A computed fold for a 102-nucleotide RNA, annotated as SAM riboswitch aptamer (S box leader).
[in-house]
RNA sequence: UUCUUAUCAAGAGAAGCGGAGGGACUGGCCCGAUGAAGCUUCAGCAACCAGCCGAAAGGUCAGGUGCUAAUUCCAGAAGGUAGCGACCUUAAAAGAUAAGAA
Numbered sequence: 001u002u003c004u005u006a007u008c009a010a011g012a013g014a015a016g017c018g019g020a021g022g023g024a025c026u027g028g029c030c031c032g033a034u035g036a037a038g039c040u041u042c043a044g045c046a047a048c049c050a051g052c053c054g055a056a057a058g059g060u061c062a063g064g065u066g067c068u069a070a071u072u073c074c075a076g077a078a079g080g081u082a083g084c085g086a087c088c089u090u091a092a093a094a095g096a097u098a099a100g101a102a
Stems, first nucleotide, its partner, number of pairs: 001102008013042005021031003025076004043068003048064002051060003072094001077090005
């Protein structure tokens, strides 16, 4: 990097350095000098894997990952209500994370 499977309506932030960007992409809409990204420290959330208990269901545990604005922020296809203000439904696609495989 690619493929497969599972999950994505819940949950959880402070400080220091840093300096303008960030929320994957596109369009919106947001966040940001009352300080973005990034790095560090500490803290927290979470049970995918591992460990432990168990016949199993399941329980327990933060060791390996992951995460800590907004539903994956909303939409990105089709359909419906409606009628130009919008609203609703469903399944995908894309993305993220985990485990396994090549």